[in-house]
RNA sequence: UUCUUAUCAAGAGAGGCGGAGGGAAAGGCCCGAUGAAGCCCAGCAACCGAUUCAAAUGUCUGCAUUUGAAUGUCAUGGUGCUAAUUCCUCAGAAUGCUUGGCAUUCUGGCAGAUGAGAA
Numbered sequence: 001u002u003c004u005u006a007u008c009a010a011g012a013g014a015g016g017c018g019g020a021g022g023g024a025a026a027g028g029c030c031c032g033a034u035g036a037a038g039c040c041c042a043g044c045a046a047c048c049g050a051u052u053c054a055a056a057u058g059u060c061u062g063c064a065u066u067u068g069a070a071u072g073u074c075a076u077g078g079u080g081c082u083a084a085u086u087c088c089u090c091a092g093a094a095u096g097c098u099u100g101g102c103a104u105u106c107u108g109g110c111a112g113a114u115g116a117g118a119a
Base pairs, nucleotide, nucleotide: 001119002118003117004116005115006114007113008112013041015040016039017038021031022030023029026089027088028087042082043081044080047078048077049074050073051072052069053068054067055066056065057064058063059062086111090108091107092106093105094104095103096102097101
C1' cells in the first nucleotide's frame, strides 16, 4: 500500500508545555488568543487479550469450541479514542405538509476512521 471482515446515535479534563491553526478530501457549516495543531499527564472504551460462572456440542476425559450472564469481570498487556451522528452532503421507499420542494422515518450505496486477519 492492497484485500477480507466487524463496528461507527454511547463514553471520556474549566490540568501542564506549546503557540495558529483545526474539523480526511471538495462544498457547506463550524471550532480556535475565554487560547488551534502537537507533546506530557489524566480520562473513556472491551476490538485483540486475560479471567469467573452456567448451558450446549465435540472429545484422546484432560480439555476444546460455541452461546449466555439487564453492557459478566478486568483497562496490568497490544491498539484506539476524548466538539458537533463519521458535524452535514448520495440513491430509493413510506408518511406529512404551504405538494413539485421541504421535513421525519426506514433501507441501500460511495468515501473515510478504528480493530482483527491476509498478501

Source information
Predicted 3D model of a 119-nucleotide RNA (SAM riboswitch aptamer (S box leader)). The model forms 97% of the base pairs in the Rfam consensus.